[in-house]
Predicted 3D model of a 72-nucleotide RNA (transfer RNA) from a Patescibacteria group bacterium. RNAcentral records the identical sequence in 2 taxa. Its mean pLDDT, the model's own confidence on a scale to 100, is 81. Its Rfam family is "tRNA". Rfam classes the family as a transfer RNA.

RNA sequence: GCCCUCGUAGUUUAAUGGAUAGAACAAGGGUUUGCGGAAUCCUAGAUACAGGUUCGAUUCCUGUCGAGGGCA
Numbered sequence: 001g002c003c004c005u006c007g008u009a010g011u012u013u014a015a016u017g018g019a020u021a022g023a024a025c026a027a028g029g030g031u032u033u034g035c036g037g038a039a040u041c042c043u044a045g046a047u048a049c050a051g052g053u054u055c056g057a058u059u060c061c062u063g064u065c066g067a068g069g070g071c072a
Stems, first nucleotide, its partner, number of pairs: 001071007010025004018055001027043005048064005
């Protein structure tokens, strides 16, 4: 330098172009307990960035950034 794959919550991840982007762990709070832990209930939290296509984009296209891999 060229090619391929990937980027979603603090972490691990789901979502085959259509409903409020779903879950687990973690965090905060309630109940429980003499205090914790465990259990149980609730709450907040995310689509890397910028454009494009579309009635509608996490999904498709282009570019940039980042991670991993292959060739030279």